A computed fold for a 403-nucleotide RNA from a Pseudomonadota bacterium, annotated as Bacterial RNase P class A. It matches the Rfam family "Bacterial RNase P class A". Rfam's curators write: Ribonuclease P (RNase P) is a ubiquitous endoribonuclease, found in archaea, bacteria and eukarya as well as chloroplasts and mitochondria.

RNA sequence: GGAGUCCCGCAGGUGGUCGCGUCGGCGUCGCGAGACGUCCGCCGAGGAAAGUCCGGGCUCCGCAGGGCAGGAUGCUGGCCAACGGCCAGUCGAGGUGACUCGAAGGAAAGUGCCACAGAAAACAGACCGCCCGCCGCCGCGGCUCGCCGCGACGGCAGGCAAGGGUGAAAAGGUGCGGUAAGAGCGCACCGCCCUCUCGGUGACGAGGGGGGCACGGCAAACCCCAUCCGGAGCAAGACCAAGCAGGGAUCGCGGGGCAACCCGCCGGCGUGACCCGCGCCGCUUCCAGAUCUCGAGUCGGUCGCUCGAGCCCGCCGGCAACGACGGGCCUAGAUGAAUGACCACCCCCCGCGGGAGGCGACGAACGCGGGGACAGAACCCGGCUUACAGCGGGGCUCCAGUG
Numbered sequence: 001g002g003a004g005u006c007c008c009g010c011a012g013g014u015g016g017u018c019g020c021g022u023c024g025g026c027g028u029c030g031c032g033a034g035a036c037g038u039c040c041g042c043c044g045a046g047g048a049a050a051g052u053c054c055g056g057g058c059u060c061c062g063c064a065g066g067g068c069a070g071g072a073u074g075c076u077g078g079c080c081a082a083c084g085g086c087c088a089g090u091c092g093a094g095g096u097g098a099c100u101c102g103a104a105g106g107a108a109a110g111u112g113c114c115a116c117a118g119a120a121a122a123c124a125g126a127c128c129g130c131c132c133g134c135c136g137c138c139g140c141g142g143c144u145c146g147c148c149g150c151g152a153c154g155g156c157a158g159g160c161a162a163g164g165g166u167g168a169a170a171a172g173g174u175g176c177g178g179u180a181a182g183a184g185c186g187c188a189c190c191g192c193c194c195u196c197u198c199g200g201u202g203a204c205g206a207g208g209g210g211g212g213c214a215c216g217g218c219a220a221a222c223c224c225c226a227u228c229c230g231g232a233g234c235a236a237g238a239c240c241a242a243g244c245a246g247g248g249a250u251c252g253c254g255g256g257g258c259a260a261c262c263c264g265c266c267g268g269c270g271u272g273a274c275c276c277g278c279g280c281c282g283c284u285u286c287c288a289g290a291u292c293u294c295g296a297g298u299c300g301g302u303c304g305c306u307c308g309a310g311c312c313c314g315c316c317g318g319c320a321a322c323g324a325c326g327g328g329c330c331u332a333g334a335u336g337a338a339u340g341a342c343c344a345c346c347c348c349c350c351g352c353g354g355g356a357g358g359c360g361a362c363g364a365a366c367g368c369g370g371g372g373a374c375a376g377a378a379c380c381c382g383g384c385u386u387a388c389a390g391c392g393g394g395g396c397u398c399c400a401g402u403g
Base pairs, nucleotide, nucleotide: 001399002398003397004396005395006394007393008392009391010390012346013345014344015343016342017341018340020044021043023041024040025039026037027036028035029034046374050385051384053383054382055381056380057379058233059232060231061230070229071228072227073226074225075089076088077087078086079085090104091102092101093100094099105224106223110222111221112218113217114216127164128163129160130159131158133156134155135154136153138151139150140149141148142147143146172190173189174188175187176186177185191213192211193210194209195208196207197206198205199204237303238302239301240300246294247293248292249291250290251289252265253264254263255262256261266282267281268280269279270278271277310329311328312327313326314325316323317322347372348371349370350369351368352367353366357362
């Protein structure tokens, strides 16, 4: 200098004018609760506020305890309120490397599946091929002339699984020996199984001994094992409470009764979608209801609501996640839902021009134009995932060059 990898951080700045929301002050109105304001002040989105995927707080309901069903998780140790998260490690895979990725328990509990191809896909099997024997036939050679040897082809009966071929996968691999040809048939190494020792909290690692090898793959198939999980969610939930309907009391009216007291204060039809209301009729006759109050609770309002597993700084323990201690800080709480707009200057990026400089690739000053992402709280927190213009800081690796 180039290429790469991992971990952090920022998310335009300053000023002015206007506007919006919460809160406080002041003013006006109002008996008050409170309402309003050409007024003043403070504060006013995020790293993801997002997706709502996981975990917890909080709230209500349910619940003796346990189980079934269902769901989630799944190497080890640690962290945490908890987690499917994080940290540190183990093993496996990828990369020259820094590093990255892994649904990483069980296939000798059972069941099931293994397409196509292939002879055979799990009680292995034999297409080509290799080999022994017998029969037939042919060729070549030999000679003592009808026998022997070698070879090819066809058939029958066997042996083999080394080689070829199929497949994602072919019943351990490589080599030597061995054999008619072969084969863990024998041996060495690797792998596998059993076992012992050592190291490690552990996953696991290292080494020794024994066994020719028994056990193909799939659990992101059912399943088995271990651990965890009651349900619903701030539209949770609590409080206040117009109106209407209902209960009760008192007064009034009507009726009954000697009295104490009792009963009633309406029913039917029409109008009308329905309720109220109105009209008509009826109950022997007459008549009339009013006020207060209670619990539930609609409209509406208030609380829940933001001080919290909080944020910042320092220091200590720990490899780290994280934890302890000390000091400081208060930092949105809207609800048809505020957090914005414009102007000026600066900053950053891109393009064009420009051309200092350089052998060249390239390219400084300066000028003009354009742009500054993704996105937006809604009970609160811890994570994960996804989106994102541009910029900054740090660790490490590889390649090349120079000293």
Its mean pLDDT, the model's own confidence on a scale to 100, is 78. A source record names the gene rnpB. The sequence is in RNAcentral, with records from ENA.